[in-house]
RNA sequence: GGGCUCGUAGAUCAGUGGGAGAUCGCUGUGUUCGCAACGCAGAGGCCGCGGGUUCAAGUCCCGCCGGGUCCA
Repeated sequence: GGGCUCGUAGAUCAGUGGGAGAUCGCUGUGUUCGCAACGCAGAGGCCGCGGGUUCAAGUCCCGCCGGGUCCA
């Protein structure tokens, strides 16, 4: 320098055009003498950055940044 792949909640991930989600974690609460476990409720993300297409973009297209991997 080039090819491929990944970037979504604190963590691990799902989501292939129209509702942003799951599990764990966190907070509150119920239960307990207390803790854990368990039940219930809640907070937390404008989807790596910029632009384009579209009535509508996490999703499609282009550029850039970063991680992984392969080639040179």